This is a predicted structure of a 391-nucleotide part of an RNA (large-subunit ribosomal RNA, domain III) from a wastewater metagenome. The full RNA is in RNAcentral, with records from SILVA. The prediction has a mean pLDDT of 83.
Context: one part of a larger RNA
């Protein structure tokens, strides 16, 4: 220079009460304002205690500070079923032998490796902080033991490949149908009587819910069925393939949302409310606990890549089913009891906690995303919820 520029989105604050040495900034209340396909909710990545409680204010916070994502101390993350591993493989990587032969490198068998496949749990409650993890209720999966109907021991039950076959198993576009979630309206239930002109009415406000599992097997979709033979599927096969014969056009079989019943004499539930605190307003709150129907609308979700169409012709393996090879003296529906390993789980997550040197107007993958108007996730207003951007 200069007490100058600036104090980081122009969404916006105001008042009262409280706490305190100290309050524009902290807490509470009442108004006001802003977002609402987000500035809400729950995840992935990343971060790594930032979470909660108590005590603090030197520094950090662009002011202040009694406050904080700051300092100090204590506490907090509970799983057979969620995600990952004890399963599978893709790209890619490693790689016994091997190739090569300065150093390096390549690569078979094999292995590692999810962003994919397979795989058994839902609803409610609870904490200051965790919950599909704790608790309550109701389940399911795998295993062990007991009991046991039944069944088998060469007339072979059961198990069953590292082998065979099928399935798993896949692109894009389009249209139609059936549903569910969700919404709205009426009805129903409970409550209210409004300080100011009117309002007991076709009034106002709030609520009207319920899972997995188990049973049933629907709308729909797919598929012909039976018998015999068999040089193929590296052995075998009753399986698959191939051939022949008989028969059929709607039955059977496979699949399949939803609905209904049960789960549920449960849970939840507006409201009411003993009691406690307070001068009061009011707050906390055990207990009790109504209604729960009908109509309409309706998805990008489910049936389901199911159907139709097209050309660019759209992973693999495990798993599952089946077939034998093999093994083989026990097996076993149902019921009862018991067992179930390792890691993650707090919190932020369109952000003051991640990436940007900062509490930075930038960047950051997928899911849910109500109402009125509207073609709409546009736009405006708004619910739940969140916030007023630290002078």
């Nucleotide at each position: 220079g200069a007490g100058u520029a600036g104090c980081g989105a122009a969404a916006a604050g105001a008042a009262a009460g409280g706490u305190g040495a100290g309050a524009a900034u902290c807490c509470u209340u009442u108004c006001c304002a802003c977002c609402g396909a987000a500035a809400g909710c729950a995840u992935a990545a990343g971060g790594a205690u930032u979470c909660c409680u108590g005590a603090g204010c030197a520094a950090c916070g662009a002011u202040c500070g009694u406050c904080g994502u700051c300092u100090c101390a204590g506490g907090g993350u509970a799983a057979g079923u969620c995600g990952g591993g004890a399963c599978c493989u893709a790209a890619u990587c490693c790689g016994a032998g091997g190739c090569a032969g300065a150093g390096a490198g390549c690569g078979u068998a094999g292995g590692a490796g999810a962003u994919g496949g397979a795989c058994a749990a839902c609803u409610g409650g609870u904490u200051g902080a965790u919950a599909u993890u704790c608790c309550a209720g109701u389940a399911c999966c795998g295993g062990u033991a007991g009991u046991a109907a039944u069944u088998g021991u060469u007339u072979g039950a059961g198990c069953a490949a590292u082998g065979g076959a099928g399935u798993g198993a896949c692109a894009c576009a389009g249209a139609a149908g059936g549903g569910c979630a969700g919404g709205c309206a009426a009805g129903c239930a409970u409550g209210c009587g409004a300080a100011u002109g009117g309002a007991a009415g076709a009034g106002c406000a709030u609520g009207u819910g319920u899972a997995a599992g188990c049973g049933u097997g629907u709308a729909g979709g797919g598929u012909g069925g039976u018998g015999c033979a068999u040089a193929g599927g590296c052995a075998a096969a009753u399986c698959c393939g191939u051939g022949c014969a008989c028969u059929g056009a709607a039955a059977g079989c496979c699949u399949g949302a939803g609905g209904c019943g049960u789960g549920a004499u449960g849970c939840g539930g507006a409201g009411u409310g003993a009691g406690c605190a307070g001068a009061g307003a009011u707050g906390c709150g055990a207990g009790c606990g109504a209604a729960g129907u009908u109509g309409u609308u309706g998805a990008c979700c489910c049936c389901a890549c199911a159907c139709u169409g097209u050309c660019g012709a759209g992973a693999a393996a495990a798993g599952c089913u089946u077939c034998u090879a093999g093994u083989g003296a026990g097996a076993g529906a149902g019921c009862u009891a018991c067992c179930g390993c390792c890691c993650g789980u707090a919190c932020c997550g369109u952000a003051a906690a991640c990436c940007g040197a900062c509490a930075c107007a930038g960047g950051u993958a997928g899911g849910c995303g109500g109402g009125g108007a509207g073609a709409g996730a546009a736009u405006c207003c708004u619910a739940a919820g969140g916030u007023g951007c630290g002078c």
Its Rfam family is "Bacterial large subunit ribosomal RNA".